[in-house]
Context: one part of a larger RNA
Formats: sequence, structure tokens, C1' cells
RNA sequence: GAACGAACGCUGGCGGCAUGCCUAACACAUGCAAGUCGAACGAAGCCUUCGGGCUUAGUGGCGAACGGGUGAGUAACGCGUGGGAACCUGCCCCCGAGUGGGGAACAACCGCUGGAAACGGCGGCUAAUACCGCAUACGCCUCUUCGGAGGGAAAGCUUUAUGCGCUCAGGGAGGGUCCCGCGUCCGAUUAGCUAGUUGGAGGGGUAACGGCCCACCAAGGCGACGAUCGGUAGCUGGUCUGAGAGGAUGAUCAGCCACACUGGGACUGAGACACGGCCCAGACUCCUACGGGAGGCAGCAGUGGGGAAUAUUGGACAAUGGGGGCAACCCUGAUCCAGCAAUACCGCGUGUGUGAAGAAGGCCUGCGGGUUGUAAAGCACUUUCAGUAGAGAAGAAAAACCCUAGGGCUAAUAGUCCUAGGGCUUGACGUAACCUACAGAAGAAGCACCGGCUAACUCCGUGCCAGCAGCCGCGGUAAUACGGGGGGUGCAAGCGUUAAUC
Repeated sequence: GAACGAACGCUGGCGGCAUGCCUAACACAUGCAAGUCGAACGAAGCCUUCGGGCUUAGUGGCGAACGGGUGAGUAACGCGUGGGAACCUGCCCCCGAGUGGGGAACAACCGCUGGAAACGGCGGCUAAUACCGCAUACGCCUCUUCGGAGGGAAAGCUUUAUGCGCUCAGGGAGGGUCCCGCGUCCGAUUAGCUAGUUGGAGGGGUAACGGCCCACCAAGGCGACGAUCGGUAGCUGGUCUGAGAGGAUGAUCAGCCACACUGGGACUGAGACACGGCCCAGACUCCUACGGGAGGCAGCAGUGGGGAAUAUUGGACAAUGGGGGCAACCCUGAUCCAGCAAUACCGCGUGUGUGAAGAAGGCCUGCGGGUUGUAAAGCACUUUCAGUAGAGAAGAAAAACCCUAGGGCUAAUAGUCCUAGGGCUUGACGUAACCUACAGAAGAAGCACCGGCUAACUCCGUGCCAGCAGCCGCGGUAAUACGGGGGGUGCAAGCGUUAAUC
């Protein structure tokens, strides 16, 4: 000098844009953060123009494995980069084939009943895109003597049409799993480490390779090119600094990883060993009728605590995106906005011109004067910003829906799909931006420093005291170094100080 997720002191007008628990991965009151589909199904209630419609607890489907948070752990194929193969893949796209015929249940519901509650138990009825056989199956899977043998599927709904689905198989896209080369902090006051250890052949297991696991066999494997052990740490794109080389760093944004009270485990599923799912154990908190139960903010707000220190228990789904749905639409603390904070950066303002009697006052003085100083007053103007009032409803918006035209399907001028044009509706922000008018210089300047480094000097007070200080050093009676005044210098809505970094 630069820089900051900063804090502290003094001060503080406006706007834009960004950022905001770095500490206790400490504990959490309360609300919200993942639902949706009646065009899968039965049922109940309500309405009915008897066509049907509305609401939904339950069964069922899809989603909840995304999005959001945090950095504890991890020195590791975790990450980065470049390769590789023995793999999986719901929804989406392309292509091939199919969608036949049956059955038995279980919720809801009804009855009885246990419990304080959480939640159940027994019996009975019932539907389905829920469940289970049978049939068929080019291709698919297993075995194969390559002739063949064996095995395996489906679901319907509706507004009735190129509708939405379902099953099997092939390919793609995107996503994921696994393996390898190289790179990836400090300590040798850590020198030896290792028995599933290293390899083999066999088996189990997995989506898949593999000591991943198991029995057997062999005795290997790693290490001064630093094994093992200990400490520290999420990694990267990047960020800061620097002429660069390098050094430091990993907030915000983006990619990957890991974690979800602590430890362990599996279930479901295309996908989890699953933040707002389940089970077990533990600590903690809460309820209890003492028998037993409930919970997990490292989601958004918010509270206590810790700390030098870090915000609102706000609005909206209008936009972008996500989930569900044919759609209308519903949900979305993702997101978009608003609030708070000079926390950072950027912009603007606090007036402009004129004005010498060089006013008064202050300070200094060699008492002549000098300086503050065109500074003020006065005169003439302007009105940004803030304020008040009005106007303005720009852009952010397209989709859906309606009309028209063309084209596809079709017997069809019904309908429906695609494209083009027109129309209509929808805004949290928002008392927005922007514009106009009004009044009046009106509402808006501080902070640090002035011995040298380093830009800026005098007076008084103090008297090695009180104090200053980044280094050198000042202060013991004339202190440009302490404290105050006047004056000056530098920055400026900031200015200084402190911490850590280059």
C1' cells in the first nucleotide's frame, strides 16, 4: 500500500447493488418448510334441474432419494485431472410385439371390546390401475449334446380419440455405481507396519468386478521415493495479494463429498441405509391416571446460551424452477420481493454567483499589526436529494381459455392435435420506478492527525507528574511530541483503531 463475511470508538443526509453466527455439529417454545391425483377404487356426508356436482377419512398411484441446511467427521480414489469396464437406471425420446380369461383377500364401514393417552384387539361385509394363479409371448432369462428343453407379462379409466395409461423386449438421452495413472498440509523428539494380512484356485454375495465374505492352499504385502503413528483439515472452480514467480485462503455463487441429537441396523423403492421415514441402544427434554407414551430447527423465521460480533416469529406464488394432475388447479420459508444493519462497493447531496468597511468576535503580536477571511453578513439566484400534492399505471407475460385461417387424423363441414394471427384474463414488489407542480437555502459534516519517518505551528496549562507512543523516542519550569485554545493538513458520510492475510 492492498484487502476484509469484520469488530470497537466518535460521527451519520439519500439512493443503487451486494453481503450479513467466522464462536456452542450448544439446547430449543411457537408457526410454517411435501404434497397431489375423484380421469384408479369402494364408502360417508351435502346439494341436485335426477344428467350429475361438491367435500374428503380410507385403499391405490406418483412424489417425498429433488429442492433447502451444515462442515462435525474425513489426509481418503474424498476431491481435481486424465483414462477404463464387469454394471444399474423411475419419469422422457425412438422402435418392435402385446393388452385374453379367472380367483382369493384387506382397509374404509358395521358390531363387540382394551387403554388416561399414544394407539389398538376380535368378528363380519366390500371395490379397484391393490394382490394371486391360468393362457399366450418374435424378442428376453436358464440349461444345452446346438437338435432342443424349461421359465417368465399385462389394467384399466374417460369428456370416445392418432386421448391418458399398462406389459415384455431393443436402442438413446440424462443420471448413477465401480476400477486405475498422476496431483493433494505438518511432524522422524513417530522406523518399522500387517493374519483376511498378500496371492491362488473354488464357492457365496452384489446391479456389477473384487478378500467384499467363506472354507482350503501358498507365505506373502507395505516402508527413508517416508510405511505405520500423531496433529491439523471438507476438496475444487475460484478469492485476496503480488510486475511475476509465488504466498495466503476456500464466506457469498457454482461442481463434488460427507453429515442430519449420539452409535448401530435394515425395510420400502428405479434410486436411501433415507434432515422434516422405520427399528434397537444411549444421553437429554416433555406428557402421564405410573401401566405407558412423545420428541429431534446443521430447513425459514424466532428464543435462550456462547461471543468483540452477525437481521424479520414479514409478503406472494405475479415471474423462474420443482412435485402431483388430461386439465382447471393445488402445494412449494426453493424462489422472487419487502424489513433491519454505513457491513462492503458505487453514485448524489449538504448550495451557486457576487460581496473589503478586509465588520464584529476569537487567536497571536515586536502593539505598528497579522490571521481566521470572501469566510460571514448583505445582494442576486437555483431547488438535485429529502418533504407535500398530483399524474402515471411503462416493462417484467407467457401459458391456459375464446375466435379465425392452414395442415394432420377421420366417412365427417362432429370432434381433436399442431402451426400462425387476433382477442381476453392474471402483479407479491407497489403509497414502486419515471414524470409534473409547490414552498423555501430551506432538513443534511464529521473524524483523525500536525517532533522525524509523514502533508500540517503557535499560545497557555503541566513540571520524569499527569500523560503520549507504530519505530526512534517525548515529559525533571519557556514541551511544535502530554492536556486545552487558535490555526493548519489529510480524508469525507464517513474517519480512526484493533485482529489476522499478502

Small-subunit ribosomal RNA, 5' domain from an uncultured bacterium, 502 nucleotides, folded computationally. RNAcentral holds the full RNA, with entries from ENA.